[in-house]
């Protein structure tokens, strides 16, 4: 340099073109306990960027940036 795959809360991680953008871990606050711990409700917090198709994009298309893997 060619190919081929990945990018989503703080961390895993669902999603396959109309979702309130699901969970769990974590953190916050209430319960419950003599305190802690376990356990219960609840709350914050997320679509790598720029274009493009569509009534409608985290989802398709096309670049760019990073990251795996492969061939030289």
């Nucleotide at each position: 340099g060619g190919c081929u795959c990945c990018a989503u809360g703080g961390u895993c991680a669902a999603g396959c073109g109309g979702u309130u953008a699901a969970g769990a871990c974590a953190u916050c606050g209430c319960c419950c306990u003599u305190u802690c711990a376990c356990g219960g409700c609840g709350g914050u917090a997320a679509c790598u960027c720029g274009g493009g198709u569509u009534c409608g994009a985290a989802u398709c298309c096309c670049g760019a940036u990073g990251g795996a893997g492969u061939c030289a």